[in-house]
Context: one part of a larger RNA
């Protein structure tokens, strides 16, 4: 000087407390451990691994296993020798095997230049093939050799420097102290005076207003219609651009005449308005050699490459994360209303017809403020059920189907009929959340042929509680002790 203390003081945070809803019990989904296996590819391991890499494992992916095949190789470049029109193109044909579009054969089209005795012949180049060489290739090892990227403490308020002063020195001072703040935020004081990286602000979205804009949007007024449908209009909504607006600016009080705090006014909004992006010096030899890059090591007829099938989907079990429930604030049936944000051409797919349905037919419109996905659902109204393992719950299983795809046996999703398991609110323990939040309800997107209870977004309905800081956890500042560094 740090780190640590079941030392002290001050102060924060859904840290506790006050509340609301969960997890832990059940079934299933998913990840992991374990076990099994020919293989169940690899990585991730307290918080900060475990719906994580994976924003899609039937084949492919794929790295694993079995079997078959291959050796200048699936791929790039160069050199030497040789070959010939063989290269290349064609959804062409024959043969061939499980396949390697392996291997073998055939047909048609078919590049440029030069020479000659020109329906042809010869030579050269490009390209291709063969032999050989250099060299390729490796998801093989080392994240404790590395770059890059990332997590984490933590959006915590800290981390430093120059000069000066000070101490023999390591160092100290500044950065401590008194107030204050979300903040090393600001004020005052002070052997310090300044400065940098952080904080804040500048950026984006959202909340109010104004101007412009007026179609594909909108409809107050005038006509018109089944309908903003059409004429008309651009007020309003909205679209999208540019501005305004909030600054403790104003008033009162408290305070040291300060910084600031408390209350009030006006205002759409008030003291950082709400949300996002933004992550200091560093810590964990944290994570990643399997994104990529890369040193070293290792393999080179194999640890490379190709192919078929299998596996990554196994299942006495254990754990994590979720979904659905156990019901009456409910279930079922019918009726009826209101979003936002997205996506669409190898696409979204309307009307209409067929089917109980998944879906099929059909073909209008739309590269989209125009058309489509598209029905929002919870809510509201009416009826049935009347507390039961039930008209709760839907697992499991049987049969019949639909769709995608070369192909759903291993191993897809969905539909119909039948079946109708556990489960009656969950021990110890443990998690999230302070407001348009929790809870609850549906909608969209990425990935994607197909496959979503996951992930990323969107809106609808919409709470309870916070006395307070004694305690638990994490953190900041000062101080103290130390046999630790």
């Nucleotide at each position: 000087u740090g780190a640590c203390g079941g030392g002290g003081g001050c102060c924060c945070g859904c840290a506790c407390a006050a509340g609301c809803g969960g997890u832990g019990g059940a079934g299933c989904a998913u990840g992991u451990g374990g076990u099994u296996u020919a293989a169940u590819u690899c990585g991730a391991a307290c918080c900060a691994a475990c719906g994580c890499g994976a924003a899609a494992a039937a084949c492919c992916u794929u790295a694993c296993c079995u079997a078959g095949g291959u050796u200048u190789g699936a791929c790039a470049c160069g050199c030497u020798g040789g070959g010939c029109a063989u290269a290349c193109c064609u959804a062409u044909c024959c043969u061939g095997g499980a396949g390697a579009c392996a291997g073998g054969g055939a047909a048609g089209g078919g590049u440029u230049c030069c020479u000659c005795u020109c329906u042809g012949a010869g030579g050269a180049a490009c390209u291709c093939c063969c032999a050989g060489c250099g060299a390729a290739g490796g998801u093989g090892c080392u994240g404790c050799a590395u770059g890059g990227c990332u997590g984490u403490c933590g959006u915590c308020a800290g981390c430093u420097c120059g000069u000066g002063c000070u101490g023999u020195g390591a160092g100290g001072u500044g950065u401590u102290g008194g107030g204050u703040u979300a903040a090393g935020u600001c004020c005052c004081g002070c052997a310090a005076c300044g400065a940098g990286c952080g904080c804040a602000a500048c950026c984006c979205c959202u909340g109010c207003c104004u101007a412009c804009u007026g179609u594909u949007g909108c409809u107050a007024c005038c006509a018109u219609u089944a309908a903003g449908u059409u004429g008309a209009g651009c007020a309003c909504u909205c679209u999208g651009u540019a501005g305004g607006g909030a600054c403790u600016g104003c008033c009162g009080g408290u305070g040291u005449u300060a910084a600031a705090c408390c209350g009030g006014a006006g205002g759409a909004a008030g003291g950082u308005g709400g949300g996002g992006a933004u992550g200091a010096c560093g810590u964990c030899a944290a994570g990643u050699c399997a994104u990529c890059a890369u040193g070293g090591c290792c393999c080179u007829u194999a640890u490379g490459c190709c192919u078929a099938g299998g596996g990554c989907u196994a299942c006495a079990c254990a754990c994590g994360u979720g979904c659905u429930a156990c019901a009456a604030u409910g279930g079922c049936a019918g009726g009826u209303a209101c979003a936002a944000a997205g996506g669409g051409c190898a696409g979204c797919c309307a009307a209409c017809c067929c089917g109980c349905g998944a879906g099929g037919g059909g073909g209008a419109g739309c590269a989209a403020a125009u058309c489509c996905c598209a029905a929002a659902a919870a809510a509201c109204c009416u009826g049935c059920c009347u507390c039961a393992g039930u008209u709760c719950g839907g697992a499991u299983u049987g049969c019949a189907g639909u769709c995608u795809g070369c192909a759903a046996c291993u191993c897809g999703a969905c539909u119909g009929c039948a079946u109708g398991a556990a489960g009656c609110u969950g021990g110890a323990a443990u998690c999230g959340c302070u407001a348009g939040u929790a809870a609850u309800c549906g909608c969209g997107g990425a990935u994607c042929a197909g496959c979503a209870u996951g992930c990323c977004g969107c809106g609808g309905u919409g709470a309870a509680u916070a006395c307070g800081u004694u305690c638990c956890c994490g953190g900041g500042c000062c101080u103290u002790g130390u046999a630790c560094a």
The part of an RNA shown here (small-subunit ribosomal RNA, 3' major domain) has 485 nucleotides and comes from a metagenome.